[in-house]
Molecule: c-di-GMP-I riboswitch aptamer
């Protein structure tokens, strides 16, 4: 550099479920707690997608992202190992 990740080493992250604090939800943040994860680091101020729907519009039904999800694809960087 460039593509990998059978296996092993330093480590690393943290589902669901409970608590407890915020949020209008969706969610996030701590704690406990391991379901898994080689990118489960980072990017939602510009890729697609999903969730929510306070506020707006509507007569209702509903509709809409300005709010959210990186552990849905995708973007980018990068530890170790062997090649």
């Nucleotide at each position: 550099u460039u593509a990998u990740g059978u296996a092993a080493u330093a480590g690393g992250c943290a589902a669901a479920a409970c608590u407890g604090c915020u949020g209008a939800a969706a969610g996030g943040c701590a704690g406990u707690g391991a379901c898994g994860c080689a990118a489960a680091g980072c990017c939602a101020g510009a890729g697609g997608g999903u969730c929510u729907a306070a506020g707006c519009c509507g007569a209702a039904a509903g509709g809409u992202a300005u709010g959210a999800c990186a552990g849905c694809c995708g973007g980018u960087u990068g530890c170790c190992g062997g090649g």